[in-house]
Context: one part of a larger RNA
RNA sequence: UGACGGGGGCCCGCACAAGCGGAGGAGCAUGUGGCUUAAUUCGAUGCAACGCGAAGAACCUUACCCGGGUUUGACAUGCAGCUGCAAGUCCCAUGAAAGUGGGAUCCCUUCGAGGGUGCUGCACAGGUGCUGCAUGGCUGUCGUCAGUUCGUGCCGUGAGGUGUUUGGUUAAGUCCAGCAACGAACGCAACCCCUGCGCCUAGUUACCAGCGAGUAACGUCGGGGACUCUAGGCGGACCGCCCGUGCAAGCGGGAGGAAGGUGGGGAUGACGUCAAGUCAGCAUGGCCCUUACGCCCGGGGCUGCACACGUGCUACAAUGGCCGGCACAAUGGGACGCCAAGCCGCAAGGCCUCGCAAACCCCCAGAACCGGCCCCAGUUCGGAUAGGAGUCUGCAACUCGACUCCUUGAAGCCGGAUUCGCUAGUAACGGCGUAUCAGCUACGACGCCGUGAAUACGUUCCCGGGCCUUGUACA
Numbered sequence: 001u002g003a004c005g006g007g008g009g010c011c012c013g014c015a016c017a018a019g020c021g022g023a024g025g026a027g028c029a030u031g032u033g034g035c036u037u038a039a040u041u042c043g044a045u046g047c048a049a050c051g052c053g054a055a056g057a058a059c060c061u062u063a064c065c066c067g068g069g070u071u072u073g074a075c076a077u078g079c080a081g082c083u084g085c086a087a088g089u090c091c092c093a094u095g096a097a098a099g100u101g102g103g104a105u106c107c108c109u110u111c112g113a114g115g116g117u118g119c120u121g122c123a124c125a126g127g128u129g130c131u132g133c134a135u136g137g138c139u140g141u142c143g144u145c146a147g148u149u150c151g152u153g154c155c156g157u158g159a160g161g162u163g164u165u166u167g168g169u170u171a172a173g174u175c176c177a178g179c180a181a182c183g184a185a186c187g188c189a190a191c192c193c194c195u196g197c198g199c200c201u202a203g204u205u206a207c208c209a210g211c212g213a214g215u216a217a218c219g220u221c222g223g224g225g226a227c228u229c230u231a232g233g234c235g236g237a238c239c240g241c242c243c244g245u246g247c248a249a250g251c252g253g254g255a256g257g258a259a260g261g262u263g264g265g266g267a268u269g270a271c272g273u274c275a276a277g278u279c280a281g282c283a284u285g286g287c288c289c290u291u292a293c294g295c296c297c298g299g300g301g302c303u304g305c306a307c308a309c310g311u312g313c314u315a316c317a318a319u320g321g322c323c324g325g326c327a328c329a330a331u332g333g334g335a336c337g338c339c340a341a342g343c344c345g346c347a348a349g350g351c352c353u354c355g356c357a358a359a360c361c362c363c364c365a366g367a368a369c370c371g372g373c374c375c376c377a378g379u380u381c382g383g384a385u386a387g388g389a390g391u392c393u394g395c396a397a398c399u400c401g402a403c404u405c406c407u408u409g410a411a412g413c414c415g416g417a418u419u420c421g422c423u424a425g426u427a428a429c430g431g432c433g434u435a436u437c438a439g440c441u442a443c444g445a446c447g448c449c450g451u452g453a454a455u456a457c458g459u460u461c462c463c464g465g466g467c468c469u470u471g472u473a474c475a
Stems, first nucleotide, its partner, number of pairs: 001475002003472003007469007015459002019422005026314008034305002042053002064300007073124001077123006084117002088105007107115002126289002129287003135283002137278003140274001142272001147186006153162003166177003192266004197235007207224002211222003238260001241254005316415001320374006332363003337356002342351003381412001386407007428451007
């Protein structure tokens, strides 16, 4: 100087408490451990691995296993030789395919041989083989925590200290006062984006107040530039004003205001820590393989199942289930696409095609609300499992797809110890969209809107963190 303490003081955070909803019990989905296996490819492992790399494993992917094949190679550059005139396309044989063997057709040309291509040979290619403890880059984490340092000066023999401590204040090393310090840098904040209010500009594909026309109905048409909205610019909030308090910074209250004391949300992550993670995204040193640890193909596996754990979904019902009626969104996506209307089918879906490269057409809501049935029961709860019949995608749904219909109806009556999330348009509940994608194991991820709470006395305690101080035989 640090680190540590079941030392002290001060202060924060859904850290506890107060509350609401969950997990831990059940069934299923998914990841992991384990076991199994010819293989169940590899990585991630307390917080910070475990719906993680996977924003799409039937083939492909694919890195694994078995089998078949191949050796200048699936891919790049260069040299030499043979030279063939190819290559490609078509046919035949063989084969599971890859491939192998044979045949047919057969380039341009300035005829030097150039381009292209094949064969032979050589340099080389290739490796998701090892090392993340050789590395770059990127990322997680402490932590959006308020810290980390420097120049000069001063103090100390020195390590180093001071500044950065102290008092107040703040979300903040934020600001103020003081001080052997005075300044400065990286962080904080602000500048950026979205959202909440208003104004200006603009008015189609959006809008429809007034006027006119028209319809069974509809901004449907003429038209309008008001409103909504769209999207560009500007204004607006600064403790600015008032009262109180304080040396000040600031704090408490009030007015006005759409908004009030960083208005709400995002992007933004200091010096560093964990030899943290990644050689399998990519790059890259070293090491290793070179008729194989490279490459191609068929099939299988990554989906195996006595078990164990994590994350979820669906429930155990009456604030509910079922039937009928009837409203109201936003983000987004659409041409090998989204698909209206109509028709067929109980349905998944099929037929047909209007419109739309889309503020124009389409995908397009559910909970809610209204009416009815059920009457507390393993049920009109719950839907696992299983049998049958189908639809769709795709070369192909056996291993191993999703969906529909009929039948079957399991466990489950609110979950031990323990444990998680959340402080407001939040939690909870409800649906919708998108990426990936032929299809989909999505109940995942990332977004969007609808309905919309409860509680916080307080900081003793648990966890993590900041500052000062103290002890230390630790570095």

Record summary:
Predicted 3D model of a 475-nucleotide part of an RNA (small-subunit ribosomal RNA, 3' major domain) from an uncultured Kiritimatiellaceae bacterium. The RNAcentral record of the full RNA draws on ENA and SILVA.